This is a predicted structure of a 539-nucleotide part of an RNA (small-subunit ribosomal RNA, 5' domain) from an Acidobacteriota bacterium. The sequence was found in a public genome assembly. It matches the Rfam family "Bacterial small subunit ribosomal RNA". Gene Ontology terms of the family: ribosome and structural constituent of ribosome. Its mean pLDDT, the model's own confidence on a scale to 100, is 86. The organism belongs to Acidobacteriota, within Bacteria.
[in-house]
Context: one part of a larger RNA
RNA sequence: GAAUAAACGCUGGCGGCGUGCCUAACACAUGCAAGUCGAACGGAUCAAGGGGCUUGCUCCUUGGUUAGUGGCAGACGGGUGAGUAACGCGUGGGCAACCUACCUUCAAGCGGGGGAUAACUUUCCGAAAGGAGAGCUAAUACCGCAUGUGGUCUAUGACCUGGAAUGGAUGUAGACCAAAGCUGGGGACCGAAAGGCCUGGUGCUUGGAGAGGGGCUCGCGUUGGAUUAGCUAGUUGGUGGGGUAAAGGCCUACCAAGGCAACGAUCCAUAACCGGCCUGAGAGGGUGAUCGGUCACACUGGAACUGAGACACGGUCCAGACUCCUACGGGAGGCAGCAGUGGGGAAUUUUGCGCAAUGGGGGAAACCCUGACGCAGCAACGCCGCGUGAGUGAAGAAGCAUCUUGGUGUGUAAAGCUCUGUCGACAGGGAAUAAGGUAGUGUGGUUAAGAGCUGUACUAUUUGAAUGUACCUGUAGAGGAAGCCCCGGCUAACUCCGUGCCAGCAGCCGCGGUAAUACGGAGGGGGCCAGCGUUAUUC
Numbered sequence: 001g002a003a004u005a006a007a008c009g010c011u012g013g014c015g016g017c018g019u020g021c022c023u024a025a026c027a028c029a030u031g032c033a034a035g036u037c038g039a040a041c042g043g044a045u046c047a048a049g050g051g052g053c054u055u056g057c058u059c060c061u062u063g064g065u066u067a068g069u070g071g072c073a074g075a076c077g078g079g080u081g082a083g084u085a086a087c088g089c090g091u092g093g094g095c096a097a098c099c100u101a102c103c104u105u106c107a108a109g110c111g112g113g114g115g116a117u118a119a120c121u122u123u124c125c126g127a128a129a130g131g132a133g134a135g136c137u138a139a140u141a142c143c144g145c146a147u148g149u150g151g152u153c154u155a156u157g158a159c160c161u162g163g164a165a166u167g168g169a170u171g172u173a174g175a176c177c178a179a180a181g182c183u184g185g186g187g188a189c190c191g192a193a194a195g196g197c198c199u200g201g202u203g204c205u206u207g208g209a210g211a212g213g214g215g216c217u218c219g220c221g222u223u224g225g226a227u228u229a230g231c232u233a234g235u236u237g238g239u240g241g242g243g244u245a246a247a248g249g250c251c252u253a254c255c256a257a258g259g260c261a262a263c264g265a266u267c268c269a270u271a272a273c274c275g276g277c278c279u280g281a282g283a284g285g286g287u288g289a290u291c292g293g294u295c296a297c298a299c300u301g302g303a304a305c306u307g308a309g310a311c312a313c314g315g316u317c318c319a320g321a322c323u324c325c326u327a328c329g330g331g332a333g334g335c336a337g338c339a340g341u342g343g344g345g346a347a348u349u350u351u352g353c354g355c356a357a358u359g360g361g362g363g364a365a366a367c368c369c370u371g372a373c374g375c376a377g378c379a380a381c382g383c384c385g386c387g388u389g390a391g392u393g394a395a396g397a398a399g400c401a402u403c404u405u406g407g408u409g410u411g412u413a414a415a416g417c418u419c420u421g422u423c424g425a426c427a428g429g430g431a432a433u434a435a436g437g438u439a440g441u442g443u444g445g446u447u448a449a450g451a452g453c454u455g456u457a458c459u460a461u462u463u464g465a466a467u468g469u470a471c472c473u474g475u476a477g478a479g480g481a482a483g484c485c486c487c488g489g490c491u492a493a494c495u496c497c498g499u500g501c502c503a504g505c506a507g508c509c510g511c512g513g514u515a516a517u518a519c520g521g522a523g524g525g526g527g528c529c530a531g532c533g534u535u536a537u538u539c
Stems, first nucleotide, its partner, number of pairs: 001539004006535005013386006019379002021344001026342003030339003035072003040069002043066010079297003088222008098214003103210008111145001113143002120135006150177008159168002181202006189196002223269003230260003235257008272294004276287004299320005322333004350376001352375003358372001359370004389419004399410004423480001425475005433466001436462011483528005488509003494523005504511002
């Protein structure tokens, strides 16, 4: 000099954009942060309409709500950096050892049955949390059978690629393996009706391919200590077996005795890593807040279940510590999500608004959910911009300071005069961010069809938290808006008074013991400016 997630002191007008627990991965009151689907299913209930009729019951249709079964999503998004010196991360390869829900695309199929169970009814236990028995019922829940485009496995034949077939493509034979429905519309024909039949959408099943995502593995790189020199028995390798999506001591039985290390093993300490960020001419050094990628963790330790995916932050089980409820028998909980509280600390914000936008989950859709996100609030914490006025004005006013008593400085500074109108105040106007959704009409596709569904164009209507905000116009009016540090040298800037090695200053050198430009005050001056200094840290 530059920089900071800064803090402290004095001071403080406005705006834009950012940033804001670096400490106790300490403990947490309260609210919210993951739901959704009735176009999968049976009920319950409400409303409207219609029928029967015993006039207060029952049946049907339509619409709404939804506890339960079922599906998908809760593995994303959000937080934190405790652990980890490691294939954790970075970079470049490999898988001839692998998986992949939703999505896209291609091929084929969706036939016919069965038994349950929640909800519900009822009996009972318990203070509660909750639980037990009996009975009834549905499904896109569950389970057989059929079919087998196909897939898997076994045996076998020839071919291709390749360094190497356990790969690819292709024959033959055998064994095993599927499925579910829902919904819109319709002319003729059949049917008492439902419907059959025709047709659209969606879903389901079996496979192939793709995209995106993940798993494993290897080369190289990745802090300090030798006042840590030896470490290792599943240890190193092999064979058989198990296990996994998959190679492998990953696990197990047996066999062999290996494996690592001064090119630093082992041990100890410290630490998430990177893109980046700061500094520097660069090389380098420091750092890893915000934003982006990866990893790890979710009160502490352990475990698996479900699932395409977890060994799962707001899931389950066990143990522990802590807190709460209790009828003492037993139960409930986990903010390192967003706010917020206590505590710790030099120190870090609102228990705000909205799903309008972007994105995510569910749904056919309308829509619902979303503390992600978009905004607002607080804080000069940072960067940037603007203002606190401009011109003129010498009797060089007064005051103050100094003084050799003539003067000199403050100083065109002020006053006065002439103007301007940023910001702020008030008044008026007033956006963009909106793409979509719904309804109708025209037209194209599908189709037997002018129906339905769907693409597209037009018309109508409708959706904004921020917000009556940004911005624009006008009114009054210099009015409401300047401080901080320094002045011995380094280092820009000097005099007077007070003090008298005292009180004090100080980054270094050093000042102060009676004329202190170095202490304290004043006048004057210098620097920066809504900031200025100090402290801490890095280069």